[in-house]
RNA sequence: GAAUAAUUCCAAGCGCCUGCCCUCGCUGCGGCGAGGUAACGAGGAAGAGGGAUCAUCGAAACUGUCGGCGGGUGCCCUCUCGGCUACUCACAGUCGUGAUGGGGUGAGUAAAUUCCGAGGGUGACUUCGGGGACAGAGAUCACUCCUAUGUGAGGC
Numbered sequence: 001g002a003a004u005a006a007u008u009c010c011a012a013g014c015g016c017c018u019g020c021c022c023u024c025g026c027u028g029c030g031g032c033g034a035g036g037u038a039a040c041g042a043g044g045a046a047g048a049g050g051g052a053u054c055a056u057c058g059a060a061a062c063u064g065u066c067g068g069c070g071g072g073u074g075c076c077c078u079c080u081c082g083g084c085u086a087c088u089c090a091c092a093g094u095c096g097u098g099a100u101g102g103g104g105u106g107a108g109u110a111a112a113u114u115c116c117g118a119g120g121g122u123g124a125c126u127u128c129g130g131g132g133a134c135a136g137a138g139a140u141c142a143c144u145c146c147u148a149u150g151u152g153a154g155g156c
Base pairs, nucleotide, nucleotide: 001009002008003007014070015069016068017067019066021036022035023034024033025032026031040058041057042056046080047079048078049077050076051075081096082095083094084093087154088153089152090151091150092149101146102145103144104143105142106141107140114131115130116129117128118127119126120125
């Protein structure tokens, strides 16, 4: 944001290009013009404002997912709101709705690359359909272990 009874689904490897590279045309051979490519999924938001930059995980490739600009759910700061092993309130601390901090074990239907087929383009390239396989992660999921509130006031 969409639909809604509950809830479910979608949204940033997202947009762009003046460098390098590649293609076509022209060329006075110095270049010029027009194009092409430039991230594969998984995962990720308490609210507002500000800051900052190579913002988690792996796959593929290495003949660029190279380089650049912008953006971005990550990070930092302030405020607000919210949670925190035995009541309420305030402050402090710590985190963010799975909400104290630190570990362990296991799990994991990925997509592209690839193969087959059908289109578009002079070309570089590009669109669609079908088949098959293989990941990891700092709450990605499950189970589990250790640890945990302090100060003050009130209440019981």
Predicted 3D model of a 156-nucleotide RNA (glmS glucosamine-6-phosphate activated ribozyme aptamer) from an uncultured Acidimicrobiia bacterium. Its Rfam family is "glmS glucosamine-6-phosphate activated ribozyme aptamer". Rfam classes the family as a riboswitch. A reference for the family is Winkler et al. (2004), "Control of gene expression by a natural metabolite-responsive ribozyme", Nature. The coordinates come from a structure-prediction model, not an experiment, and the mean pLDDT is 77.